[in-house]
Context: one part of a larger RNA
Molecule: small-subunit ribosomal RNA, 5' domain
Organism: uncultured bacterium
RNA backbone atom coordinates (compact mmCIF):
# COMPACT_ATOMS: atom_id res chain seq x y z
C1' N A 1 0.00 0.00 0.00
C1' N A 2 -3.78 -3.57 -1.16
C1' N A 3 -7.44 -7.25 0.13
C1' N A 4 -11.62 -9.67 3.39
C1' N A 5 -17.69 -14.52 3.89
C1' N A 6 -14.46 -10.51 8.73
C1' N A 7 -14.96 -9.13 14.22
C1' N A 8 -14.67 -5.08 17.95
C1' N A 9 -15.27 0.51 19.55
C1' N A 10 -17.73 5.27 18.40
C1' N A 11 -21.28 7.09 14.90
C1' N A 12 -25.24 6.41 11.33
C1' N A 13 -29.80 9.74 6.00
C1' N A 14 -31.23 7.14 1.23
C1' N A 15 -30.93 3.93 -3.09
C1' N A 16 -28.96 -0.08 -6.56
C1' N A 17 -26.30 -4.73 -6.91
C1' N A 18 -24.15 -8.51 -4.22
C1' N A 19 -22.91 -11.30 0.34
C1' N A 20 -24.17 -13.48 5.23
C1' N A 21 -22.15 -20.42 10.93
C1' N A 22 -15.00 -19.67 8.36
C1' N A 23 -16.34 -22.60 15.12
C1' N A 24 -19.44 -28.45 17.00
C1' N A 25 -19.66 -33.68 9.77
C1' N A 26 -22.53 -31.07 17.73
C1' N A 27 -27.74 -32.50 19.27
C1' N A 28 -32.39 -31.26 17.34
C1' N A 29 -39.01 -29.42 19.29
C1' N A 30 -42.46 -27.83 15.19
C1' N A 31 -44.03 -26.94 10.08
C1' N A 32 -42.95 -27.60 5.11
C1' N A 33 -38.88 -29.58 1.34
C1' N A 34 -41.53 -35.61 -4.11
C1' N A 35 -45.03 -36.50 -6.04
C1' N A 36 -48.42 -37.50 -9.98
C1' N A 37 -51.75 -40.32 -13.34
C1' N A 38 -59.42 -42.28 -12.90
C1' N A 39 -57.50 -41.40 -20.60
C1' N A 40 -54.10 -48.74 -17.32
C1' N A 41 -57.61 -51.49 -13.32
C1' N A 42 -61.54 -53.34 -9.97
C1' N A 43 -64.08 -50.81 -6.07
C1' N A 44 -66.33 -46.34 -3.76
C1' N A 45 -69.93 -43.44 -5.44
C1' N A 46 -70.97 -36.49 -3.64
C1' N A 47 -73.44 -32.33 -6.16
C1' N A 48 -76.56 -31.71 -10.27
C1' N A 49 -80.36 -33.49 -13.93
C1' N A 50 -84.71 -36.73 -15.47
C1' N A 51 -88.78 -39.96 -14.08
C1' N A 52 -91.92 -42.25 -10.36
C1' N A 53 -93.87 -41.41 -5.41
C1' N A 54 -97.83 -43.83 -0.27
C1' N A 55 -94.06 -37.35 0.18
C1' N A 56 -90.73 -41.35 4.03
C1' N A 57 -88.33 -42.12 -0.44
C1' N A 58 -87.13 -45.11 -4.92
C1' N A 59 -85.13 -45.81 -10.08
C1' N A 60 -81.98 -43.97 -13.95
C1' N A 61 -78.14 -40.66 -15.44
C1' N A 62 -73.94 -38.29 -13.75
C1' N A 63 -69.31 -38.34 -12.26
C1' N A 64 -66.79 -35.06 -7.46
C1' N A 65 -63.88 -38.02 -3.92
C1' N A 66 -60.32 -41.36 -2.83
C1' N A 67 -57.50 -46.22 0.28
C1' N A 68 -55.60 -50.26 -2.94
C1' N A 69 -53.33 -52.76 -7.48
C1' N A 70 -50.45 -50.75 -11.57
C1' N A 71 -47.18 -47.00 -14.41
C1' N A 72 -43.54 -43.10 -14.40
C1' N A 73 -40.68 -40.16 -11.07
C1' N A 74 -38.45 -40.59 -5.72
C1' N A 75 -30.42 -42.03 -8.85
C1' N A 76 -32.60 -35.12 -10.84
C1' N A 77 -32.93 -30.88 -8.05
C1' N A 78 -30.94 -29.32 -2.49
C1' N A 79 -27.01 -29.46 1.42
C1' N A 80 -22.03 -30.28 3.34
C1' N A 81 -16.44 -30.86 2.78
C1' N A 82 -15.96 -35.43 7.28
C1' N A 83 -12.97 -38.71 4.50
C1' N A 84 -9.56 -38.86 0.33
C1' N A 85 -2.23 -37.56 -1.52
C1' N A 86 -6.02 -41.17 -5.03
C1' N A 87 -6.62 -41.99 -12.22
C1' N A 88 -9.97 -38.10 -6.70
C1' N A 89 -9.11 -33.68 -9.82
C1' N A 90 -7.04 -30.89 -14.28
C1' N A 91 -5.45 -31.72 -19.22
C1' N A 92 -4.68 -34.84 -23.55
C1' N A 93 -5.78 -39.55 -25.51
C1' N A 94 -7.81 -44.83 -25.86
C1' N A 95 -12.14 -48.72 -25.45
C1' N A 96 -10.86 -53.82 -31.71
C1' N A 97 -13.15 -54.38 -23.57
C1' N A 98 -18.70 -51.35 -22.46
C1' N A 99 -23.99 -49.73 -20.90
C1' N A 100 -27.68 -45.91 -21.82
C1' N A 101 -34.98 -45.06 -19.23
C1' N A 102 -37.34 -40.78 -21.33
C1' N A 103 -36.16 -38.18 -26.68
C1' N A 104 -35.29 -38.52 -32.42
C1' N A 105 -35.03 -41.51 -37.14
C1' N A 106 -35.84 -46.08 -39.70
C1' N A 107 -37.79 -51.08 -39.98
C1' N A 108 -40.98 -55.19 -38.61
C1' N A 109 -44.98 -56.38 -35.34
C1' N A 110 -49.00 -56.80 -31.31
C1' N A 111 -52.52 -63.85 -32.55
C1' N A 112 -54.44 -67.51 -28.55
C1' N A 113 -55.12 -68.82 -23.56
C1' N A 114 -54.46 -69.32 -18.09
C1' N A 115 -53.66 -69.03 -12.80
C1' N A 116 -53.38 -65.70 -8.88
C1' N A 117 -52.71 -61.27 -5.32
C1' N A 118 -54.19 -56.50 -2.96
C1' N A 119 -58.71 -53.52 -2.17
C1' N A 120 -63.60 -55.27 -0.15
C1' N A 121 -65.96 -59.15 3.33
C1' N A 122 -65.72 -62.64 7.65
C1' N A 123 -62.92 -64.40 11.87
C1' N A 124 -58.82 -63.16 14.86
C1' N A 125 -53.80 -61.39 17.61
C1' N A 126 -51.55 -56.79 19.61
C1' N A 127 -51.23 -51.10 24.30
C1' N A 128 -49.32 -49.41 19.82
C1' N A 129 -46.46 -50.00 15.49
C1' N A 130 -48.30 -53.63 12.83
C1' N A 131 -50.06 -58.37 11.55
C1' N A 132 -52.47 -63.73 10.85
C1' N A 133 -56.24 -67.10 8.63
C1' N A 134 -60.36 -68.04 5.25
C1' N A 135 -63.43 -66.63 1.06
C1' N A 136 -64.22 -63.27 -3.51
C1' N A 137 -62.14 -60.08 -7.70
C1' N A 138 -59.89 -56.57 -12.13
C1' N A 139 -55.85 -54.73 -15.13
C1' N A 140 -51.03 -51.62 -19.38
C1' N A 141 -49.65 -56.60 -12.78
C1' N A 142 -47.99 -62.19 -13.53
C1' N A 143 -47.55 -66.77 -16.46
C1' N A 144 -47.96 -70.34 -20.82
C1' N A 145 -48.35 -71.12 -26.13
C1' N A 146 -47.96 -69.09 -31.21
C1' N A 147 -45.32 -65.85 -34.83
C1' N A 148 -40.15 -63.51 -35.86
C1' N A 149 -34.77 -61.66 -37.63
C1' N A 150 -29.84 -57.78 -39.98
C1' N A 151 -31.21 -60.20 -32.34
C1' N A 152 -28.66 -64.17 -29.14
C1' N A 153 -26.17 -69.01 -29.06
C1' N A 154 -23.88 -73.19 -31.59
C1' N A 155 -21.52 -75.44 -36.10
C1' N A 156 -17.97 -74.73 -39.44
C1' N A 157 -17.05 -70.72 -43.89
C1' N A 158 -15.71 -66.56 -47.68
C1' N A 159 -13.98 -61.37 -48.82
C1' N A 160 -11.67 -56.83 -47.35
C1' N A 161 -8.87 -54.47 -43.67
C1' N A 162 -6.15 -53.61 -39.29
C1' N A 163 -3.73 -51.93 -33.85
C1' N A 164 -1.73 -58.37 -30.26
C1' N A 165 -6.21 -60.24 -28.80
C1' N A 166 -9.13 -59.03 -33.81
C1' N A 167 -12.83 -55.52 -36.79
C1' N A 168 -16.32 -54.78 -40.86
C1' N A 169 -19.15 -57.06 -44.66
C1' N A 170 -21.48 -61.48 -47.06
C1' N A 171 -23.74 -66.15 -46.83
C1' N A 172 -25.66 -71.44 -44.89
C1' N A 173 -28.00 -74.67 -41.18
C1' N A 174 -30.01 -75.45 -36.30
C1' N A 175 -31.84 -73.82 -31.60
C1' N A 176 -33.86 -69.78 -28.36
C1' N A 177 -36.49 -65.27 -27.27
C1' N A 178 -41.73 -60.36 -27.74
C1' N A 179 -45.98 -57.50 -27.05
C1' N A 180 -51.15 -53.97 -23.87
C1' N A 181 -54.07 -51.58 -24.27
C1' N A 182 -56.58 -46.57 -23.49
C1' N A 183 -59.47 -42.07 -25.35
C1' N A 184 -62.74 -40.72 -29.29
C1' N A 185 -69.06 -41.43 -33.25
C1' N A 186 -64.98 -41.52 -36.43
C1' N A 187 -60.63 -39.70 -38.60
C1' N A 188 -56.93 -40.08 -35.49
C1' N A 189 -53.97 -39.52 -31.10
C1' N A 190 -51.32 -41.46 -26.88
C1' N A 191 -49.24 -45.82 -25.12
C1' N A 192 -46.82 -51.36 -26.17
C1' N A 193 -42.87 -55.23 -28.50
C1' N A 194 -38.26 -56.87 -31.36
C1' N A 195 -34.17 -54.91 -34.15
C1' N A 196 -30.89 -51.05 -36.35
C1' N A 197 -28.96 -46.08 -35.87
C1' N A 198 -28.54 -41.17 -33.52
C1' N A 199 -28.46 -37.89 -29.49
C1' N A 200 -27.74 -37.42 -24.33
C1' N A 201 -25.79 -39.32 -19.91
C1' N A 202 -22.45 -42.59 -17.75
C1' N A 203 -18.49 -46.84 -16.94
C1' N A 204 -13.33 -48.49 -17.56
C1' N A 205 -7.95 -47.80 -19.02
C1' N A 206 -3.48 -44.77 -20.00
C1' N A 207 0.49 -40.34 -20.63
C1' N A 208 1.57 -35.77 -18.12
C1' N A 209 0.68 -32.09 -13.91
C1' N A 210 -0.21 -29.91 -8.88
C1' N A 211 1.55 -30.46 -0.42
C1' N A 212 5.30 -31.10 3.81
C1' N A 213 8.83 -34.29 6.63
C1' N A 214 14.74 -38.52 4.90
C1' N A 215 15.36 -36.31 12.51
C1' N A 216 10.28 -41.64 7.75
C1' N A 217 15.01 -46.14 3.85
C1' N A 218 13.76 -50.09 2.90
C1' N A 219 8.34 -51.75 1.68
C1' N A 220 4.99 -55.77 0.54
C1' N A 221 5.46 -61.55 2.32
C1' N A 222 0.43 -63.29 0.39
C1' N A 223 -3.71 -62.32 -3.85
C1' N A 224 1.67 -60.09 -2.88
C1' N A 225 4.00 -59.91 -8.95
C1' N A 226 3.14 -62.75 -13.32
C1' N A 227 1.03 -67.03 -16.01
C1' N A 228 -2.85 -71.32 -17.16
C1' N A 229 -7.96 -72.48 -16.57
C1' N A 230 -12.64 -71.14 -14.60
C1' N A 231 -16.28 -67.92 -12.20
C1' N A 232 -18.22 -63.01 -12.09
C1' N A 233 -19.37 -58.11 -14.48
C1' N A 234 -22.62 -53.96 -19.11
C1' N A 235 -17.32 -54.46 -19.84
C1' N A 236 -11.17 -55.34 -19.41
C1' N A 237 -8.68 -56.90 -15.18
C1' N A 238 -6.19 -61.15 -9.01
C1' N A 239 -12.11 -58.40 -9.47
C1' N A 240 -12.69 -63.71 -7.13
C1' N A 241 -11.03 -68.91 -7.08
C1' N A 242 -7.88 -73.73 -8.51
C1' N A 243 -2.95 -74.85 -10.03
C1' N A 244 2.17 -73.19 -11.40
C1' N A 245 6.40 -69.84 -11.20
C1' N A 246 9.07 -66.26 -7.58
C1' N A 247 8.36 -62.50 -8.72
C1' N A 248 6.80 -56.69 -7.72
C1' N A 249 8.01 -51.38 -5.82
C1' N A 250 12.14 -48.07 -4.13
C1' N A 251 17.21 -41.85 -3.48
C1' N A 252 13.75 -40.29 -10.77
C1' N A 253 11.97 -40.82 -2.96
C1' N A 254 8.88 -46.61 -2.35
C1' N A 255 6.82 -47.30 2.61
C1' N A 256 5.38 -44.46 6.87
C1' N A 257 3.63 -39.98 9.40
C1' N A 258 1.28 -35.18 9.07
C1' N A 259 -1.92 -31.94 6.32
C1' N A 260 -5.69 -31.30 2.46
C1' N A 261 -11.77 -32.10 -1.34
C1' N A 262 -9.69 -30.86 -6.88
C1' N A 263 -10.25 -27.23 -10.77
C1' N A 264 -12.26 -22.87 -13.61
C1' N A 265 -11.19 -18.98 -10.82
C1' N A 266 -10.19 -15.06 -6.66
C1' N A 267 -6.42 -11.69 -4.06
C1' N A 268 -1.64 -9.57 -4.75
C1' N A 269 2.43 -8.35 -7.98
C1' N A 270 5.26 -4.45 -13.73
C1' N A 271 6.17 -9.50 -14.41
C1' N A 272 8.14 -14.05 -12.82
C1' N A 273 6.01 -15.58 -8.73
C1' N A 274 3.41 -15.90 -3.81
C1' N A 275 -1.27 -16.85 -1.24
C1' N A 276 -6.52 -18.62 -1.22
C1' N A 277 -10.17 -22.46 -3.05
C1' N A 278 -16.42 -18.07 0.47
C1' N A 279 -20.35 -16.64 -3.20
C1' N A 280 -20.98 -18.48 -9.10
C1' N A 281 -19.71 -22.92 -12.59
C1' N A 282 -17.65 -28.24 -13.49
C1' N A 283 -16.01 -32.82 -11.21
C1' N A 284 -15.51 -35.96 -6.73
C1' N A 285 -16.92 -37.76 -1.90
C1' N A 286 -20.48 -37.94 2.02
C1' N A 287 -25.92 -37.52 3.89
C1' N A 288 -26.09 -40.20 12.65
C1' N A 289 -21.51 -44.36 12.75
C1' N A 290 -20.21 -49.22 10.40
C1' N A 291 -21.77 -53.16 6.92
C1' N A 292 -24.90 -55.39 3.23
C1' N A 293 -27.68 -56.16 -0.70
C1' N A 294 -32.81 -55.53 -3.08
C1' N A 295 -35.53 -52.85 -6.90
C1' N A 296 -34.31 -50.47 -11.24
C1' N A 297 -32.03 -48.02 -17.66
C1' N A 298 -29.42 -45.83 -13.76
C1' N A 299 -28.24 -46.45 -6.49
C1' N A 300 -25.28 -50.14 -3.21
C1' N A 301 -29.97 -44.90 -2.82
C1' N A 302 -30.05 -37.60 2.26
C1' N A 303 -36.29 -37.21 3.28
C1' N A 304 -35.97 -46.43 0.51
C1' N A 305 -34.93 -51.58 2.94
C1' N A 306 -32.10 -55.33 6.34
C1' N A 307 -28.44 -55.95 10.34
C1' N A 308 -25.13 -54.02 14.20
C1' N A 309 -23.43 -49.55 17.46
C1' N A 310 -24.19 -44.86 20.09
C1' N A 311 -28.04 -41.40 21.22
C1' N A 312 -33.29 -39.60 21.68
C1' N A 313 -38.58 -40.67 22.27
C1' N A 314 -43.27 -43.87 23.21
C1' N A 315 -44.77 -48.29 26.00
C1' N A 316 -49.97 -51.78 28.93
C1' N A 317 -42.49 -53.82 29.80
C1' N A 318 -44.24 -58.11 25.63
C1' N A 319 -42.31 -54.50 22.07
C1' N A 320 -42.00 -50.29 18.86
C1' N A 321 -40.43 -45.20 16.53
C1' N A 322 -36.46 -41.64 14.74
C1' N A 323 -32.15 -39.42 11.74
C1' N A 324 -32.28 -30.97 9.37
C1' N A 325 -24.30 -31.63 6.16
C1' N A 326 -32.90 -29.69 2.55
C1' N A 327 -35.77 -24.40 3.90
C1' N A 328 -36.97 -21.70 8.13
C1' N A 329 -36.23 -22.29 13.31
C1' N A 330 -34.13 -24.09 18.66
C1' N A 331 -30.24 -25.31 22.18
C1' N A 332 -24.92 -25.50 22.34
C1' N A 333 -19.98 -23.86 20.76
C1' N A 334 -18.00 -19.08 19.33
C1' N A 335 -15.13 -12.64 18.44
C1' N A 336 -19.01 -13.77 14.85
C1' N A 337 -23.14 -14.80 10.58
C1' N A 338 -30.36 -13.56 9.04
C1' N A 339 -37.29 -14.79 8.70
C1' N A 340 -40.42 -20.87 12.15
C1' N A 341 -42.04 -14.79 5.47
C1' N A 342 -44.87 -14.57 0.16
C1' N A 343 -45.70 -17.10 -4.54
C1' N A 344 -45.62 -21.04 -8.14
C1' N A 345 -46.65 -14.98 -11.80
C1' N A 346 -41.61 -16.09 -14.45
C1' N A 347 -37.40 -19.94 -15.44
C1' N A 348 -36.37 -25.15 -14.75
C1' N A 349 -37.21 -30.08 -13.84
C1' N A 350 -41.36 -34.45 -12.15
C1' N A 351 -46.29 -36.67 -13.29
C1' N A 352 -50.48 -36.21 -16.73
C1' N A 353 -53.51 -36.64 -23.57
C1' N A 354 -54.89 -32.21 -21.27
C1' N A 355 -57.07 -29.16 -17.61
C1' N A 356 -53.89 -29.18 -13.87
C1' N A 357 -51.17 -30.96 -9.36
C1' N A 358 -46.93 -30.84 -6.26
C1' N A 359 -42.07 -28.16 -6.24
C1' N A 360 -38.23 -24.20 1.02
C1' N A 361 -35.36 -25.77 -6.84
C1' N A 362 -36.39 -20.99 -8.21
C1' N A 363 -38.48 -15.96 -8.27
C1' N A 364 -39.22 -12.34 -4.53
C1' N A 365 -39.75 -9.90 0.11
C1' N A 366 -37.69 -9.36 5.56
C1' N A 367 -32.99 -8.62 8.83
C1' N A 368 -27.47 -6.86 8.91
C1' N A 369 -23.21 -0.09 6.68
C1' N A 370 -21.02 -7.02 5.87
C1' N A 371 -18.91 -5.31 0.89
C1' N A 372 -18.81 -2.36 -3.76
C1' N A 373 -21.04 1.73 -6.39
C1' N A 374 -24.08 6.24 -6.57
C1' N A 375 -26.62 10.48 -4.11
C1' N A 376 -27.69 13.80 -0.14
C1' N A 377 -27.15 16.53 4.58
C1' N A 378 -28.30 22.88 0.71
C1' N A 379 -26.92 27.16 -3.19
C1' N A 380 -25.89 32.50 -3.92
C1' N A 381 -25.12 36.94 -1.33
C1' N A 382 -23.68 38.75 3.24
C1' N A 383 -18.10 42.86 7.48
C1' N A 384 -19.93 46.82 12.58
C1' N A 385 -15.22 41.31 10.41
C1' N A 386 -21.60 41.00 15.58
C1' N A 387 -22.27 37.97 20.21
C1' N A 388 -19.89 33.94 22.46
C1' N A 389 -15.42 30.76 22.84
C1' N A 390 -9.92 30.28 22.75
C1' N A 391 -5.15 32.59 22.88
C1' N A 392 -2.74 37.19 24.06
C1' N A 393 3.12 40.88 24.30
C1' N A 394 -3.69 43.47 26.43
C1' N A 395 -2.43 46.57 21.10
C1' N A 396 -4.87 42.57 19.17
C1' N A 397 -5.18 37.64 16.72
C1' N A 398 -8.34 33.51 15.62
C1' N A 399 -12.94 30.76 15.13
C1' N A 400 -14.77 33.62 10.24
C1' N A 401 -18.52 34.65 5.06
C1' N A 402 -18.55 30.98 9.30
C1' N A 403 -23.43 32.74 11.77
C1' N A 404 -27.59 36.11 11.68
C1' N A 405 -30.01 38.75 7.67
C1' N A 406 -31.60 38.88 2.31
C1' N A 407 -32.56 36.15 -2.44
C1' N A 408 -33.26 31.20 -4.23
C1' N A 409 -33.50 25.70 -5.28
C1' N A 410 -36.17 20.98 -4.28
C1' N A 411 -31.83 15.93 -5.33
C1' N A 412 -33.19 12.73 -1.09
C1' N A 413 -37.49 13.33 2.15
C1' N A 414 -43.19 14.24 3.38
C1' N A 415 -48.24 14.34 1.38
C1' N A 416 -51.75 13.65 -2.78
C1' N A 417 -52.91 11.67 -7.74
C1' N A 418 -51.61 8.39 -11.82
C1' N A 419 -49.12 3.82 -12.49
C1' N A 420 -45.93 -0.16 -15.43
C1' N A 421 -42.16 -3.67 -18.23
C1' N A 422 -41.41 -8.49 -16.65
C1' N A 423 -47.10 -11.84 -19.86
C1' N A 424 -47.55 -12.17 -28.05
C1' N A 425 -55.15 -14.30 -25.67
C1' N A 426 -55.79 -15.25 -20.05
C1' N A 427 -52.70 -15.73 -15.58
C1' N A 428 -48.10 -10.93 -11.40
C1' N A 429 -45.80 -13.32 -5.42
C1' N A 430 -42.83 -8.98 -6.14
C1' N A 431 -46.43 -4.39 -5.71
C1' N A 432 -49.96 0.30 -5.60
C1' N A 433 -43.24 -1.46 -6.00
C1' N A 434 -40.15 1.12 -9.85
C1' N A 435 -41.36 5.39 -12.45
C1' N A 436 -44.25 9.99 -13.71
C1' N A 437 -47.11 14.49 -12.21
C1' N A 438 -48.50 18.14 -8.52
C1' N A 439 -47.99 20.54 -3.67
C1' N A 440 -45.37 21.90 1.04
C1' N A 441 -41.14 23.44 3.44
C1' N A 442 -34.03 24.60 4.56
C1' N A 443 -37.19 22.23 6.90
C1' N A 444 -35.79 15.53 8.73
C1' N A 445 -30.05 13.82 7.65
C1' N A 446 -22.12 14.16 10.32
C1' N A 447 -19.31 11.71 12.35
C1' N A 448 -14.63 9.26 13.40
C1' N A 449 -9.42 9.38 13.94
C1' N A 450 -5.06 12.12 14.38
C1' N A 451 -1.86 16.74 15.34
C1' N A 452 6.91 14.69 18.83
C1' N A 453 9.59 12.22 14.22
C1' N A 454 8.36 8.50 10.52
C1' N A 455 3.31 11.55 8.79
C1' N A 456 -0.64 16.23 6.65
C1' N A 457 -1.82 19.13 11.18
C1' N A 458 -0.25 23.46 17.20
C1' N A 459 -1.43 26.17 21.48
C1' N A 460 -3.48 26.80 26.67
C1' N A 461 -4.75 24.53 31.24
C1' N A 462 -4.58 20.14 34.56
C1' N A 463 -1.19 16.22 36.18
C1' N A 464 3.92 15.72 38.19
C1' N A 465 8.20 8.68 36.46
C1' N A 466 1.71 9.51 39.30
C1' N A 467 -2.39 8.93 36.20
C1' N A 468 -1.46 7.39 31.66
C1' N A 469 0.33 6.90 26.04
C1' N A 470 2.92 3.68 22.59
C1' N A 471 3.24 0.50 15.44
C1' N A 472 8.98 1.71 15.96
C1' N A 473 12.08 5.39 18.17
C1' N A 474 10.27 6.63 22.73
C1' N A 475 7.08 10.47 26.16
C1' N A 476 5.66 11.58 31.78
C1' N A 477 10.33 13.09 38.01
C1' N A 478 6.57 21.42 38.00
C1' N A 479 6.23 25.60 32.34
C1' N A 480 4.80 17.91 28.63
C1' N A 481 3.59 20.59 20.76
C1' N A 482 3.92 12.77 23.03
C1' N A 483 -0.73 11.67 29.28
C1' N A 484 -6.15 14.09 30.28
C1' N A 485 -9.43 18.29 28.86
C1' N A 486 -10.63 22.71 25.93
C1' N A 487 -10.90 25.47 21.62
C1' N A 488 -8.11 25.37 16.94
C1' N A 489 -5.98 22.56 12.79
C1' N A 490 -5.18 18.20 9.39
C1' N A 491 -7.16 13.59 7.11
C1' N A 492 -11.16 10.53 5.61
C1' N A 493 -16.39 10.71 5.34
C1' N A 494 -22.01 7.50 6.19
C1' N A 495 -18.47 6.10 7.74
C1' N A 496 -13.95 6.37 10.79
C1' N A 497 -10.39 3.85 13.82
C1' N A 498 -8.39 -0.82 15.91
C1' N A 499 -7.38 -6.10 15.51
C1' N A 500 -6.62 -10.71 12.53
C1' N A 501 -4.85 -12.85 7.70
C1' N A 502 -2.17 -12.36 2.88
C1' N A 503 1.05 -10.14 -0.86
RNA sequence: AGACGAACGCUGGCGGCGUGCUUAACACAUGCAAGUCGAACGAUGAAGCUCCUUCGGGAGUGGAUUAGCGGCGGACGGGUGAGUAACACGUGGGCAACCUGCCUUGUAGAGAGGAACAUCCAUUCGAAAGGAUGAUUACUACCUCAUAAUAUUGUAGCUUCGCAUGAAGCAACAAUCAAAGGAGCAAUCCACUGCAAGAUGGGCCCGCGGCGCAUUAGCAUAGUUGGUGAGGUAACGGCUCUCCAAGGCGACGAUGCGUAGCCGACCUGAGAGGGUGAUCGCCCACUUUGUGACUGAGACACGGCCCAGACUCCUACGGGAGGCAGCAGUGGGGAAUAUUGCACAAUGGGGGAAACCAUGAUGCAGCAACGCCGCGUGAGUGAUGACGGUCUUCGGAUUGUAAAGCUCUGUCUUCAGGGACGAUAAUGACGGUACCUGAGGAGGAAGCCACGGCUAAAUACGUGCCAGCAGCCGCGGUAAUACGUAGGUGGCAAGCGUUUCUC